[in-house]
RNA sequence: AGCCGAAUCCCUGGCACGGCGCCGGGGAACCGGGGAACCAAGUGGUUGGGGCGAAUCUCGCGGAGGUCCGCGAGAAGCGCUGCUCUUUCAGCGCGAGCCCGUCAGCUAACCCGGGAGGCUUCAGAGAGAGG
Numbered sequence: 001a002g003c004c005g006a007a008u009c010c011c012u013g014g015c016a017c018g019g020c021g022c023c024g025g026g027g028a029a030c031c032g033g034g035g036a037a038c039c040a041a042g043u044g045g046u047u048g049g050g051g052c053g054a055a056u057c058u059c060g061c062g063g064a065g066g067u068c069c070g071c072g073a074g075a076a077g078c079g080c081u082g083c084u085c086u087u088u089c090a091g092c093g094c095g096a097g098c099c100c101g102u103c104a105g106c107u108a109a110c111c112c113g114g115g116a117g118g119c120u121u122c123a124g125a126g127a128g129a130g131g
Base pairs, nucleotide, nucleotide: 001120002119003118004117008028009027010026011025012024013023014022015021030114031113032112033111034110039105048103049100050099051098052097056075057074058073059072060071061070062069063068077094078093079092080091081090083130084129085128086127087126088125089124
């Protein structure tokens, strides 16, 4: 100076302090969940069900022998390429993890919660609009 993400900003108390510090409280931007009517919701069995997030699925091989685990190749989907937005092409990357606890469709009023963390030397091309 930038990127992913809701994750930035303001006020304040205490402590510390030869320089942006530590702990706590309150609020705002922004974000998420629960929760009527109406609508939706067929029945049975099975491996209950649900939320945040782009992060789900298919095939092959191997290990297990359960619905699981590992590796590989793909697809859905997602992000970046430096004035901003939309879009086309090209290139690169991701395609995780966590939480609730037997419980939740939608949902006005109403209620509750988050307001982190992790990264970068990568500076392509065209069209439209704006600045």
The prediction has a mean pLDDT of 82. A computed fold for a 131-nucleotide RNA from a soil metagenome, annotated as c-di-AMP riboswitch aptamer (ydaO/yuaA leader). Rfam family: c-di-AMP riboswitch aptamer (ydaO/yuaA leader). Gene Ontology terms of the family: cyclic-di-AMP binding and regulation of gene expression. RNAcentral holds the sequence, with entries from MGnify.